[in-house]
RNA sequence: GCCGGGUUAGCUCAGCUGGUAGAGCGCUUCUCUUGUAAAGAAGAGGUCGUCGGUUCGAAUCCGACACUCGGCUCCA
Numbered sequence: 001g002c003c004g005g006g007u008u009a010g011c012u013c014a015g016c017u018g019g020u021a022g023a024g025c026g027c028u029u030c031u032c033u034u035g036u037a038a039a040g041a042a043g044a045g046g047u048c049g050u051c052g053g054u055u056c057g058a059a060u061c062c063g064a065c066a067c068u069c070g071g072c073u074c075c076a
Stems, first nucleotide, its partner, number of pairs: 001072007010025004019056001027043005049065005
């Protein structure tokens, strides 16, 4: 340099055909318990990597870029 995958909640990951962003774990509060754990209830937490484009409408489609993982190449 070229090709491909990935980037979504604190962590690990879903998200179909463009139409209100989700799960598990974790965290906070409460119930229960002598207490802890477990169990149960409620809640907080998101510029969907960045910038543009298309569209009435974009996490989703298109382009560029950034980071990351893997492969290939690196001649004279």
Molecule: transfer RNA
Organism: Actinomycetota bacterium